[in-house]
């Protein structure tokens, strides 16, 4: 990386319009409420660079950079089924 299997959470929300004989769980748009497990972003210890201080060191302080996640954010995505899905198991 490929195949198969398992795989959570949260409004089947409301308004308007479209398609349609109609229903509508379809499409678009607006609004509020929510979820975290596509992706994305932030970050600890630790490390690097620079500057300053001093008792000159395996010291202290400040700034910037690197730096993990199932943590955090909720941009994206999602909130019946389906699709998707971090991750896990088996096989290749």
């Nucleotide at each position: 990386c490929c195949u198969c299997u398992g795989g959570a959470a949260a409004g089947a929300c409301g308004g308007c319009g479209g398609c349609g004989c109609a229903a509508g769980a379809c499409c678009g748009u607006c609004g509020c409420a929510c979820c975290g497990a596509a992706g994305g972003a932030g970050u600890a210890a630790g490390g690097g660079c620079g500057c300053g201080a001093c008792g000159c060191g395996u010291u202290c302080g400040c700034g910037c950079c690197c730096g993990a996640a199932u943590c955090u954010c909720u941009c994206a995505g999602g909130u019946a089924c389906a699709c998707g899905g971090a991750c896990a198991g088996a096989g290749g």
Predicted 3D model of a 92-nucleotide RNA (Glycine riboswitch aptamer) from uncultured Acidisphaera sp. NCBI's taxonomy places the organism under Bacteria, Pseudomonadota, Acetobacterales, Acetobacteraceae, Acidisphaera. Rfam family: Glycine riboswitch aptamer. About the family: This family represents the bacterial glycine riboswitch. The prediction has a mean pLDDT of 83.